[in-house]
RNA sequence: AUCCAAAUAGUGUAGUGGUUAUCACGUUUCCUUUACACGGAAAAGGUCUCCGGUUCGAACCCGGGUUUGGGUA
Numbered sequence: 001a002u003c004c005a006a007a008u009a010g011u012g013u014a015g016u017g018g019u020u021a022u023c024a025c026g027u028u029u030c031c032u033u034u035a036c037a038c039g040g041a042a043a044a045g046g047u048c049u050c051c052g053g054u055u056c057g058a059a060c061c062c063g064g065g066u067u068u069g070g071g072u073a
Stems, first nucleotide, its partner, number of pairs: 001072007010025003018056001027043005049065005
């Protein structure tokens, strides 16, 4: 330089156009215990990497950036 892939709660992830974005771990509160751990219940936490476009409607489709990883030279 060029090609390909990826970016979604604190972390790791699911989600191929439609009403509330999924799960696990973690965090907080409550129950349980003399207390802690384990266990049980509940809650908080997401401008879905950025900008623009398509569409009645976009995390999802298209174009261009940024970052990361990989291939070729």
Record summary: Predicted 3D model of a 73-nucleotide RNA (transfer RNA) from Piromyces finnis. Rfam family: tRNA. About the family: Transfer RNA (tRNA) molecules are approximately 80 nucleotides in length. Rfam classes the family as a transfer RNA. RNAcentral holds the sequence, with entries from ENA and Rfam.